This is a predicted structure of a 1506-nucleotide RNA (small-subunit ribosomal RNA) from an uncultured prokaryote. It matches the Rfam family "Bacterial small subunit ribosomal RNA".
C1' cells in the first nucleotide's frame, strides 16, 4: 500500500430474558401444536302473514270449606307452520407458484334478493299439512299410525305483454363470428294479502258491508345503483444435480351442461399443444396496499389497521337459495373424545372469554347495547363477545414528576496519596422558597344524542279540515364508561432511581483480591504476582422508569457492482476453431409509427407517507385539505435516434487476374554420418563406469582397430527472439495431391458483416485396443554403490513404451498464466516477406508503402511489478469466467468412456485469515569485492602423566549462594584454621523495641576492671565512681528499664528497576534537518569508480549540509633544546681513602622533572584523472596512524548482578532478624576447564662471576653482628624514604661432574623431626632438615597463543594479607622462526540476488502413523413421509333409465276407475375412504468401511520456502 472476508458502531421489532420500577395519555399484546378442548355467550326476528293458546299470582262470585266459575294476568310465555335473515359481520393462514393476488382492459358470454326511479297488474277457484288430540316403538337421540285445522304455504284456471323462444323485414354500429332498435306473426308463463281512515258514490239510513282512500306487501317488464361470475394483456420465489412433458392431451363438428364463455362433460373425426424467453418435475409460500432499513436505487418483511383470496376435524357430496357447494346447516367416509339400558346415539371455540398441551412467550370465563353498524320489523322494541368501554402486561410510542434557590470550616464518613494533598463536593447539613404528580376532602349528570313519541304549523294525497307521508319548531325520554376527565381546598420536600459501560474500535481510571486460576470476550484478544480487560470498592460515561442481553431484518458491504465492481501475477479468458440461436451493426433516400419524446383523458380504494391548517394544556394520538402515489390504459401529436418496409451506394466483407515467400497438411520414393548386433582381419589383458568404487564386460580373445552385411529409429552444419499454421504443433531430399496468408492491380457482388449459449470438429505427452515393429533410450524390475536408513538422487543391466496401421482417450504451467472483432492515440531502433521512388550498365547508399515478428520508450493505465500502435491506454460489440481460506475440482446424482478416467458440481463442518505487489532486515551448502594470528607459513602449548585450583556430579546434618557456547568454570573470592559466613548441628539467650537508627517517659550517671559457673554467648558478685553546657530550673553525650511507632532479613522477585559490567567489537559503521523521488512501507544522502586502518580522502552524481562514530587533542615511550640540580650525577679541578661522589666544588654528562621543538606525504623521482592516493628516494632519533596505553557509536543479547550499593512490589516479625560454641563451604567412585612441574644432555648438580626495571616499608621494611645444616631465633643501626631497608636479580658467562638411564632426569606420595604466625594449625596453614623417590621417556581425536623487542625463555615486585600464590596485577632481562598466498575453516564490513524466515535458519513446514472428539460419503439391509402407476372394491349423493309398488290437487269418467305427473324402490355412469402389486422422490438407523476437519509440548523421517 492493494485485494479479500471476518467483526462493531445505526435504525427498527406482535419479541423473550436479568435488574430495576413513580404517574398518565394513545396504542399492542399464541410468532409455537390448522394441538385437543370442561362452561357460559357469539343468530335471530316478524302477532301489522297463520291456526292454537297457558300458568303463577291478583280480583270478584259461589261454597258442602275440598273446591268452583268469571275477570285479569293476556292474546302474554313456550312450541308450530310461513316470511325474511342465517352466503353479512367475526376467526385463521392449513392449502394455494394458481388468472391465486396486483394492476388495466373485456363480457356484443352473464347473474344480482333487499334498495331506488318508471309502466302494467293484484282475477277466480281448489286439495292439503305443522301444530294440537289419540296411540304407539324406543334407555336416550328421535320417530311411527290415526283423527281436527289456517294462511302472504302449496296448487289449478282466467288475462296478459314492451318479457323469453321460433320465423319474416328494415336500419345503425361491429372484433365481420355478431349485436342493438323498430315492425309483424306463432308458442310460453303472472300474483296474496295485511293493519289504518272515511262515508263522496252503491247497500243501507245504526253500525257494518260492498266501495272508496292513503300505507305496506305481492306479480310482471324496463332503467339504476350495489355486488358477483367469467376471460384476457403484463407483473409475481428458489433449484437444469428436474430437459422433455401431454391422451380430455391441441383443435373442429354435434350434443348435454351452466346465469354465462369454454373439453366443463359425451360422441365423432383429425394429431395435435407445451417447452431452453425454461415446459414438466420438486422444494418453500397466502397475495396485495403497506411495515422496518437505505441518500437513492435496491434489500428484507406481509403482527395490529384495509381491500382480495383460501379454509372451518380430515376427505367427498349435494340440498336450500338472488348468492353457499355453507364456521356455529344436512348427507356419507375416517380419527378423536363423550353418553349408553350395548340395541344405539351426540359432539367440532381457525367467534370471545377460558382450560389443558406445546413454547423464551402473550390478558378478563368482565360491563353494556349509551354510540357506530348489522339482522328482523309499519313501529315500539328484540337481538347483536361485530363494536364501545373496563381489567391484566413498562410490550411499544408519547408527556410529567423525583424539587428550587442559596449554602466552603471546602463538615464528618468513604477512596485515595509522592502523606503535602486530592476527590466524592454545593454535593450534605443548614436557612429561604415552589407544589406537578401521588395521598384527602368537596364540586363536577360539564361534554359525549341521535332515532322515537307527543304538541303546533306548513305542504303534499283525498271527497275529505280522517288517516298517512314529508318539512320546521317546542316538550319529554335514553350513559357501559363513572363519581370518570377536569375543577378548587388542605398538609407536605414529605411517597417516587435505576441500569449498563469504563483496553482499542468508543464517551469514561484508580486502589484491593486473584494469579493461564477463578473468570471475561462482538473482533481483535485479557488472566502465568505491580491486571486501566477477570471479582469487589471509589472515582467516572451514557442512557433513564427504565436499561442491558439474545434473537432477528435492513444499513454500513461498491462485499452480486441497474445505478456501482472485476478476470497479465491477488479469485476469474473456455486448449482452439467451425458455426446454430441469440445479441449486436457501414451510407444516402422515402415512408411506418413499433421503442423514443411531449400533451389529453380515466384509473393508480380508503388508511399510511409528505405539506398546510385544526383538536385533545404539549405530544403521542386523532381531524380536515392538499401533493403524492415514478404505474397502467386509451388517445391525439413529433419523426431526431433505434426498429420495421421499399429503393440506391461502395470505403467493411467477398470474388477474378498477375506474383514471389514459406520445418502448413496428406501420401509415395530415396539418402548419408552415427549407435547397436552379426560374419572375418589384426591384436593383447584388461574394458567400462565414477567424488570413488562395485555390479557388468573380457583369455570361450572382449576394449581398440579394419572391412562386409543387418536392422530400427532420428535428420548434425545451414539454423537464426527466422518461417508457417486456429491453436496442438511442424526442421534430411525428390515427386504428386491440398489449405491459408501476403504484396501487386484493375474488374465484378453490394453489408453478404462482427460475436457466438448449445451443437459439431481438431487437440502435446502419457494411457487403452487390434495387428505389426523394436537399433537407440527408458517408466517398472533386478543388482552395485551411497546412507543411520535409501523401496532415490550415482552405475550396471532391463520389460512396457517411444516407431508404424486403424479406433478410442480429451486432458497438460494446453501459458503471452493476457477471449475475439473494429477504430482512435508520440516517437525511435532491429530482423522477415512484397512492392514504389530517387540514382545506376548493374549490385550498394538514401526516402517510402503494405503485412507479420522483435527490442526501447511519451502521454494514459496499473496495488505495485509492469503495459505502452502486436496496450494491461481510449471507446463500442458479443461471448465465457470470479465472488474470503480450508473441506474439494472431492461426494452424492447425472453425461461420456473398453477402462484409466473426463466434464458438470454441493454441502454438513472448521478458521479470522488465505491471498498479490512492493519496502527494509535476517538468512542462504547464491553471486561479487574487502578485512582479521581467520586460514597458510612458522614457533611454543593443551588434551596423556602427577600436582594445585574451579565447575559438574555425586554424598553429606551441612557441604552457603551465584556465574553455564565464544561472553561460567585460577570466575564473584586483592587470599574459608576461628572471624569472614550468607550453610547445618546445639545452646539457648535476651526485656524479642531487639546487635544497629530515630522520638517519648522514669532512674541513673557511663564505660572500664576483677572473680566464679559455663564450650560460650550469659549469669551471678565486686570494685570504681565522669564528661560539656547551664539562666543552677535543667539541658546534652552515654547507660538501664518501659511503651509503641519502629528497626532488622547476603528472604523472593536481575522477567517490576537505578546504577555497573561482559559480549559482537575499537568493528566502521549509526543517524538527522532541508530539498526530491515513491500512493505508501521506504528511499536518495550512504549507492557508483577510485583510494584508505577507517563513511579516510578524491572524482562523479538530486542531492545538499550536519552530529554520534573514525582520525586528532591526553598519557607513556623513542630524539633535541630550554630552566631546575637534592636525596641523584662526576667530565674538568681539588682533598682523603685499602676501596666507594667519601669530601669541597661543579651543573658538562646520566638521571630525575617541568616546559618546549621534531614528522607534515614537507622535498625529489614515478604512477594515478593535472585529484585522492600508492611506489621508490634523500633528509631524520623516527617515515608515512613511529611503539604501546587510555578511549568503546546507534544498538543486540528480557546477557550478568536485588549476595557491593540503592530501589518498586511480595514475603517473615517470641523470627527467614540477633548472639554464641562447634562443624561445614577443604568431602571424593568420577568427569571437565585453567595452570604449575616434569619427562631431561640447548639439560641436571657444584663453584666461582656479571648486568635490571618497577613497587613496597612505622601494628612497617629491618641492614650489621652472633647463633642455627635450615625454615629462623638473638640483638639492634638506619629509614615515614631518589638518602635507610625488603635486596643475592635469574637466565646469562667461566671451570668441573654426570653421559641417555626411569638416571645425579623428575619430584608425587609418606615417615621422622622443626620453624613461623596466630586465642588456637586435628579436621584444614605455609615454610625448613632428614629419609623415602610414585606415575612420567614429548602425549590419540581434537584443540589453544602468537606478526617484534611480540612468541618463548629468566627471574624480581605489589594488592589481598597475623599467616597462606603454581593464581592475579606489573617490572625489567635474553631474545627468535615466518607470513608464497586469500581456495578453503571462524567472525566482520559493503554492493547485488533469492525467500513461503520477522521470536528472523536454533526460522518456517509437509505427510504417514498412533490417541481423543465432531460432522459427513458408501453399507446387507431396516424402517417412516409423501407421490405415480395398475386392479379390485365402492359409501353419500348428482346425473341417466327404469318405475310392476305407493301416490291429496289438473283432466277424464259409465263414479268402478282410468290418464298426467310425483315418490319409494331396482339398474347404471362417475365417485371418497380403504386394500392388492408395482415404481419414483425423500428422511430416520445400521455391524462394518472410506477419506475429512479440530485437538500446548506422542512418533518417523525432512518434501517444500535459499
Nucleotide at each position: 500500500c492493494c485485494u479479500g472476508g471476518c467483526u462493531c458502531a445505526g435504525a427498527a421489532u406482535g419479541a423473550a430474558c436479568g435488574c430495576u420500577g413513580g404517574c398518565g395519555g394513545c396504542g399492542u399484546g399464541c410468532u409455537u401444536a390448522a394441538c385437543a378442548c370442561a362452561u357460559g355467550c357469539a343468530a335471530g326476528u316478524c302477532g301489522a302473514a297463520c291456526g292454537a293458546g297457558a300458568a303463577a299470582g291478583g280480583g270478584u262470585u259461589c261454597u258442602u270449606c275440598g273446591g268452583a266459575a268469571c275477570c285479569u294476568g293476556a292474546g302474554u310465555a313456550a312450541a308450530g307452520u310461513g316470511g325474511c335473515g342465517c352466503a353479512c359481520g367475526g376467526g385463521u393462514g392449513a392449502g394455494u407458484a394458481a388468472c391465486g393476488c396486483g394492476u388495466g382492459g373485456a363480457u356484443a358470454a352473464u347473474c344480482u334478493a333487499c334498495c331506488c326511479c318508471c309502466g302494467a297488474a293484484u282475477c277466480u277457484g281448489g286439495g292439503a299439512u305443522a301444530a294440537c288430540a289419540g296411540u304407539u316403538c324406543g334407555a336416550a337421540a328421535g320417530g311411527g299410525c290415526u283423527g281436527c285445522u289456517a294462511a302472504u304455504a302449496c296448487c289449478g284456471g282466467a288475462u296478459g305483454a314492451c318479457a323469453u323462444c321460433g320465423g319474416a323485414a328494415u336500419c345503425a354500429c361491429u372484433u365481420u363470428g355478431g349485436c342493438g332498435a323498430u315492425u309483424u306473426u306463432g308458442a310460453u308463463c303472472a300474483a296474496a294479502g295485511a293493519g289504518g281512515g272515511c262515508c263522496u258514490c252503491u247497500u243501507c239510513u245504526u253500525a257494518u258491508a260492498a266501495g272508496c282512500u292513503a300505507u305496506u306487501g305481492u306479480u310482471u317488464g324496463g332503467g339504476g345503483a350495489u355486488g358477483a361470475g367469467c376471460c384476457c394483456g403484463c407483473g409475481u420465489a428458489c433449484c437444469a444435480u428436474u430437459a422433455g412433458c401431454u391422451u380430455g392431451u391441441u383443435g373442429g363438428c354435434a350434443g348435454g351442461g351452466u346465469a354465462a364463455u369454454g373439453g366443463c362433460c359425451u360422441a365423432c373425426c383429425a394429431a395435435g399443444g407445451c417447452u431452453a424467453c425454461g415446459a414438466u418435475g420438486g422444494u418453500u409460500a397466502g397475495c396485495u396496499g403497506g411495515u422496518c432499513u437505505g441518500a437513492g436505487a435496491g434489500g428484507a418483511u406481509g403482527a395490529u389497521c384495509a381491500g382480495c383470496c383460501a379454509c372451518a376435524c380430515u376427505g367427498g357430496a349435494a340440498c336450500u337459495g338472488a348468492c353457499a357447494c355453507a364456521c356455529g346447516g344436512u348427507c356419507c367416509a375416517g380419527a378423536c373424545u363423550c353418553c349408553u339400558a350395548c340395541g344405539g346415539g351426540a359432539g367440532g371455540c381457525a367467534g370471545c372469554a377460558g382450560u389443558g398441551a406445546g413454547g423464551a412467550a402473550u390478558u378478563u370465563u368482565g360491563c353494556g347495547c349509551a354510540a357506530u353498524g348489522g339482522g328482523g320489523g309499519a313501529a315500539a322494541c328484540c337481538c347483536u363477545g361485530a363494536c364501545g368501554c373496563a381489567g391484566c402486561a413498562a410490550c411499544g410510542c408519547c408527556g410529567c414528576g423525583u424539587g428550587a434557590g442559596u449554602g466552603a470550616u471546602g463538615a464528618a464518613g468513604g477512596c485515595u496519596u509522592u502523606c503535602g494533598g486530592g476527590u466524592c463536593g454545593u454535593a450534605a447539613a443548614g436557612c429561604u422558597c415552589u407544589g406537578u404528580c401521588a395521598a384527602g376532602u368537596g364540586g363536577g349528570a360539564a361534554g359525549a344524542a341521535c332515532c322515537u313519541g307527543c304538541c303546533c304549523a306548513g305542504u303534499g294525497c283525498u271527497a275529505a279540515u280522517a288517516u298517512c307521508a314529508c318539512u320546521g319548531g317546542g316538550c319529554a325520554c335514553u350513559g357501559a364508561c363513572g363519581g370518570u376527565a377536569c375543577c378548587a381546598c388542605u398538609g407536605a420536600a414529605g411517597g417516587a432511581a435505576g441500569c449498563a459501560c469504563c483496553g482499542g474500535c468508543u464517551a469514561a481510571c484508580u486502589c484491593c483480591g486473584u494469579g493461564c486460576c477463578a473468570g471475561c470476550a462482538g473482533c481483535c484478544g485479557c488472566g502465568g504476582u505491580a491486571a486501566c480487560a477477570c471479582g469487589g470498592g471509589g472515582g467516572g460515561u451514557g442512557c433513564a422508569a427504565g436499561c442491558g442481553u439474545u434473537a432477528u431484518u435492513c444499513g454500513g458491504a461498491a462485499u452480486u457492482a441497474c445505478u456501482g465492481g472485476g478476470c497479465g501475477u491477488a479469485a476469474a479468458g473456455a486448449g482452439c476453431g467451425c458455426g446454430u440461436a441469440g445479441g449486436c451493426g457501414g451510407u444516402c433516400u422515402c415512408u411506418c409509427a413499433a421503442g423514443u419524446c411531449a400533451g389529453a383523458u380515466g384509473u393508480g380504494a380508503a388508511a399510511g407517507c409528505c405539506c398546510u391548517g385544526g383538536g385533545c394544556u404539549c405530544a403521542a394520538c386523532c381531524c380536515a385539505g392538499g401533493a403524492a402515489c415514478u404505474g397502467c390504459a386509451u388517445u391525439u401529436g413529433a419523426a431526431a435516434c433505434u426498429g420495421g418496409c421499399a429503393g440506391c451506394c461502395u470505403u467493411g466483407a467477398g470474388u477474378a487476374c498477375u506474383g514471389g515467400a514459406g520445418a502448413g497438411g496428406a501420401a509415395a520414393g530415396c539418402g548419408g554420418a552415427a549407435u547397436u548386433c552379426c560374419u572375418g582381419g589384426u591384436g593383447u589383458a584388461g574394458a567400462g563406469g565414477u567424488g570413488a568404487a562395485a555390479u557388468u564386460c573380457g583369455u570361450a580373445g572382449a576394449u581398440a582397430u579394419c572391412a562386409g552385411g543387418a536392422g530400427g529409429a532420428a535428420c548434425a552444419c545451414c539454423g537464426g527472439c527466422g518461417g508457417c499454421g486456429a491453436a496442438g504443433g511442424c526442421g534430411g531430399c525428390u515427386u504428386u495431391c491440398u489449405g491459408g496468408a501476403c504484396a501487386g492491380u484493375u474488374a465484378c457482388u453490394g453489408a453478404c458483416a462482427c460475436u457466438g449459449a448449445g451443437a459439431c470438429g481438431c487437440g502435446a505427452a502419457a494411457g487403452c485396443g487390434u495387428g505389426g515393429g523394436g537399433a537407440g533410450c527408458a517408466a517398472a524390475c533386478a543388482g552395485g554403490a551411497u546412507u543411520a536408513g535409501a523401496u532415490a538422487c550415482c552405475c550396471u543391466g532391463g520389460u512396457a513404451g517411444u516407431c508404424c496401421a486403424c479406433g478410442c482417450c480429451g486432458u497438460a504451467a494446453a501459458c503471452g498464466a493476457u477471449g475475439a472483432g473494429u477504430a482512435c492515440u508520440a516517437g525511435g531502433u532491429g530482423g522477415u516477406g512484397c512492392g514504389g521512388g530517387u540514382a545506376u550498365u548493374g549490385a550498394c547508399c538514401c526516402c517510402u508503402g503494405c503485412a507479420g515478428u522483435g527490442c526501447c520508450g511519451u502521454a494514459g493505465c496499473u496495488a505495485a511489478c509492469g503495459c505502452a500502435u502486436u496496450a494491461a491506454g481510449u471507446a463500442c460489440u458479443c461471448c465465457g469466467c470470479c465472488u474470503g481460506g480450508g473441506a474439494a475440482g472431492u461426494a452424492c446424482g447425472g453425461u461420456c468412456g473398453c477402462a484409466a478416467g473426463a466434464c458438470u458440481a454441493a454441502a454438513a463442518c472448521u478458521c479470522a485469515a488465505a491471498g498479490g505487489a512492493a519496502u527494509u532486515g535476517a538468512c542462504g551448502g547464491g553471486g561479487g569485492c574487502c578485512c582479521g594470528c581467520a586460514c597458510a607459513a612458522g614457533c611454543g602449548g593443551u588434551g596423556g602423566a602427577g600436582c594445585a585450583u574451579g565447575u559438574g556430579g555425586u554424598u553429606u546434618a551441612a557441604u552457603u549462594c551465584g556465574a553455564c557456547g565464544c561472553a561460567a568454570c585460577g570466575c564473584g573470592c586483592a587470599g574459608a584454621a576461628c572471624c569472614u559466613u550468607a550453610c547445618c548441628u546445639g545452646g539457648g539467650u535476651g526485656u524479642u523495641u531487639g546487635a544497629c537508627a530515630u522520638c517519648c517517659u522514669u532512674g541513673g550517671c557511663c564505660c572500664g576492671c576483677u572473680u566464679u559457673a559455663g564450650a560460650g554467648a550469659u549469669a551471678a558478685a565486686g570494685u570504681u565512681u565522669u564528661c560539656c553546657c547551664u539562666u543552677c530550673g535543667g539541658g546534652g553525650a552515654c547507660c538501664a528499664a518501659g511503651u509503641g511507632a519502629c528497626a532488622g532479613g547476603u528472604g523472593c522477585u536481575g522477567c517490576a528497576u537505578g546504577g555497573c559490567u561482559g559480549u559482537c567489537g575499537u568493528c566502521a559503521g549509526c543517524u538527522c534537518g532541508u530539498g526530491u523521488c515513491g500512493u505508501g512501507a521506504g528511499a536518495u544522502g550512504u549507492u557508483c569508480g577510485g583510494u584508505u586502518a577507517a563513511g579516510u580522502c578524491c572524482g562523479g552524481c538530486a542531492a545538499c549540509g550536519a552530529g554520534c562514530g573514525c582520525a586528532a587533542c591526553c598519557c607513556u615511550u623513542g630524539u633535541c633544546u630550554u630552566c631546575a640540580g637534592u636525596u641523584g650525577c662526576c667530565a674538568g679541578c681539588a682533598c682523603g681513602u685499602a676501596a666507594u661522589g667519601g669530601u669541597g666544588g661543579g651543573a658538562a654528562c646520566u638521571c630525575u622533572g617541568a616546559a618546549g621543538a621534531u614528522a607534515c606525504u614537507g622535498c625529489c623521482c614515478c604512477g594515478g584523472u593535472u585529484a585522492a592516493c600508492g611506489g621508490g628516494g634523500a633528509g631524520g632519533a623516527a617515515g608515512g596512524u613511529g611503539g604501546g596505553g587510555a578511549u568503546g557509536a546507534c544498538g543486540u543479547c528480557a546477557a550478568g548482578u536485588c549476595c557491593u550499593c540503592a530501589u518498586g512490589g511480595c514475603c517473615c516479625u517470641u523470627a527467614u532478624g540477633u548472639c554464641c560454641a562447634g562443624g561445614g563451604c577443604u568431602a571424593c567412585a568420577c568427569a571437565c576447564g585453567u595452570g604449575c612441574u616434569a619427562c631431561a644432555a640447548u639439560g641436571g648438580c657444584g663453584u666461582g662471576u656479571a648486568c635490571a626495571a618497577a613497587g613496597g616499608g612505622u601494628a612497617g621494611c629491618g641492614a650489621a653482628c652472633c647463633u642455627g645444616c635450615g625454615a629462623g631465633g638473638g640483638u639492634a643501626a638506619g629509614c615515614c624514604a631518589a638518602u635507610c631497608c625488603c635486596a643475592u636479580a635469574a637466565a646469562g658467562c667461566a671451570c668441573g661432574c654426570c653421559u641417555c638411564a626411569g638416571u645425579u632426569c623428575g619430584g608425587a606420595u609418606u615417615g621422622g623431626a622443626g620453624u613461623c604466625u596466630g586465642c588456637a594449625a586435628c579436621u584444614c596453614g605455609a615454610c625448613u632438615c632428614c629419609a623415602u623417590g610414585a606415575a612420567g621417556u614429548u602425549g590419540g581425536a581434537a584443540u589453544c597463543g602468537c606478526u617484534a623487542g611480540u612468541a618463548a625463555u629468566c627471574g624480581c615486585g605489589g594488592a589481598u594479607c597475623a599467616g597462606c600464590a603454581u593464581g592475579c596485577c606489573g617490572c625489567g632481562g635474553u631474545g627468535a622462526a615466518u607470513a608464497c598466498g586469500u581456495u578453503c575453516c571462524c567472525g566482520g564490513g559493503c554492493c547485488u540476488u533469492g525467500u513461503a524466515c520477522a521470536c528472523a535458519c536454533c526460522g518456517c513446514c509437509c505427510g504417514u502413523c498412533a490417541c481423543a472428539c465432531c460432522a459427513u460419503g458408501a453399507g446387507a439391509g431396516u424402517u417412516g413421509a409423501u407421490u405415480g402407476u395398475a386392479c379390485c372394491a365402492g359409501a353419500a349423493g348428482u346425473c341417466g333409465u327404469u318405475g310392476g309398488g305407493c301416490u291429496a290437487a289438473c283432466c277424464c269418467u259409465u263414479c268402478g276407475g282410468g290418464g298426467a305427473g310425483g315418490c319409494a324402490g331396482g339398474c347404471g355412469c362417475c365417485g371418497a375412504a380403504a386394500g392388492u402389486g408395482u415404481g419414483g422422490u425423500u428422511g430416520g438407523u445400521g455391524a462394518u468401511u472410506g477419506g475429512g476437519g479440530u485437538g500446548a509440548a506422542g512418533u518417523c523421517g525432512u518434501a517444500a520456502c535459499a
The RNAcentral record of the sequence draws on ENA.